[in-house]
Context: one part of a larger RNA
RNA sequence: CUGGGCGUAAAGAGCGCGCGGGCGGUUGGUUAAGUUACCUAUGAAAGGUACCGGCUAAACUGGUAUAGGUUGGGUGAGACUGGUCAACUAGAGAGAAAUAGAGGGAAGUGGAAUUCCGGGUGUAGUGGUGAAAUGCGUAGAUAUCCCGAAGGAAUACCGGUGGCGAAGGCGGCUUCCUGGCUUUUAUCUGACGCUGAGGCGCGAAAGCGUGGGUAGCGAACGGGAUUAGAAACCCCGGUAGUCCACGCCGUAAACGAUGUACAUUAGGCGUUCGGCAACGAUGGUUGUUGAGUGUCGCAGCAAACGCGAUAAAUGUACCGCCUGGGGAGUACGGUCGCAAGGCUAAAACUC
Repeated sequence: CUGGGCGUAAAGAGCGCGCGGGCGGUUGGUUAAGUUACCUAUGAAAGGUACCGGCUAAACUGGUAUAGGUUGGGUGAGACUGGUCAACUAGAGAGAAAUAGAGGGAAGUGGAAUUCCGGGUGUAGUGGUGAAAUGCGUAGAUAUCCCGAAGGAAUACCGGUGGCGAAGGCGGCUUCCUGGCUUUUAUCUGACGCUGAGGCGCGAAAGCGUGGGUAGCGAACGGGAUUAGAAACCCCGGUAGUCCACGCCGUAAACGAUGUACAUUAGGCGUUCGGCAACGAUGGUUGUUGAGUGUCGCAGCAAACGCGAUAAAUGUACCGCCUGGGGAGUACGGUCGCAAGGCUAAAACUC
């Protein structure tokens, strides 16, 4: 140096964009850096290998040859890789036409429900539980509704292994701004591509800072129960928080526990959104062809479970990561953060 792995055994970075680097479609010419053939120079001696000589044998000594190289120079070769020139369209992108969508941001607005407030009716309970009690109520509750008003938060039904997004995630309605996918066409560019160490950005919940808001819920906390006790589970209250704006934090079982991209490989049955054709013509049905999303399954794979065209099959390119358990995702150092803490990351010792 090569050789093994990463769904569940240790191991895919939470996700993207992307500089350097690595790798890169088809055809022809050229070059000769890589590659390759031969020649030459050199690769001290000793040592190794082969042979010869000496020696009782070996060590040893002497001789000849050979091996040993990412080495220098020269002369050729021109398939492959690279450079360069010219061309191409199957990759990639642009154009034109069309569809679907809780994709993102901002503003406005609707109804149902809870709570609180005011008014009316009305009288002794109500609420809660396994059973109770704390609680609320003659200062008039609960309930019946009815009427009026306030405010915050969430958007029943539709709703669906339905849709969209790179991931986190996204759900009433309307308007404005805005990103991406897909289908058809085959007009244009002509390899413009893939991956991506560093770097940069996004990133649930909780938490932090400043200011606002607070209906319901509700860590902490108070009370009532339960119990041997009850720091809980149950009940009555209830502050931070949950909500908004701006700024931090940067972590999750951030999961498909499965990196990204491309190619090749039986089928069956669903479902979403398009294109085309036939039939039927009011919705539509059938077939086919794309892009998603499910389920069963052949080959193959797998320790098994299972995976199976959305691969964990068969190949290729590039990145990340793993190397017994504990100590430990800790200490120290560095770095980021207001803090909480994050990132990077050992050893002694022990089994």
Molecule: small-subunit ribosomal RNA, central domain
Organism: uncultured marine bacterium